[in-house]
């Protein structure tokens, strides 16, 4: 210097799901004279339904052990090696899969992930 990987920043792209119900509180314009019903809120709490792409959780591959089966080798007992099966145990551990704890459910927003950019880092080539 080039490439690879990592995370932050900037730009760009980027999904889903409620006009639900109850109570409270506030407001509006009425009736009326201290209470009544009506409408609004996207404000709070609770219930029901739903979404998965902040975050979180689960597991596949794989390794070891154990058990079984087949074969090889060692004269035998038994051992050892290879292959293979297991709904068993331990370790391991990915996703846009699964769960839905968290979060969210008109618009706004949301933001996994992807591309690009200049700069930074590295037990890498």
């Nucleotide at each position: 210097a080039u490439g690879g990987c990592c995370g932050a920043c900037g730009c760009u792209g980027g999904a889903a799901a409620g006009c639900g119900g109850g109570c409270g509180c506030g407001g509006a314009a009425g009736g009326u004279u201290u209470u009544c019903a009506u409408c609004c809120g996207c404000c709070g709490c609770c219930c029901c339904a739903c979404c998965g792409a902040a975050g979180g959780a689960g597991c596949a591959a794989u390794g070891c052990g154990c058990c079984g089966c087949a074969g090889g080798c060692c004269a035998a007992a038994g051992g050892u090696c290879u292959g293979u099966g297991g709904a068993c145990g331990c370790a391991g551990g990915a996703a846009u899969c699964u769960c839905u704890c968290a979060g969210g459910u008109c618009u706004c927003g949301g933001g996994a992930c992807a591309g690009c950019g200049g700069g930074g880092g590295c037990g890498c080539a």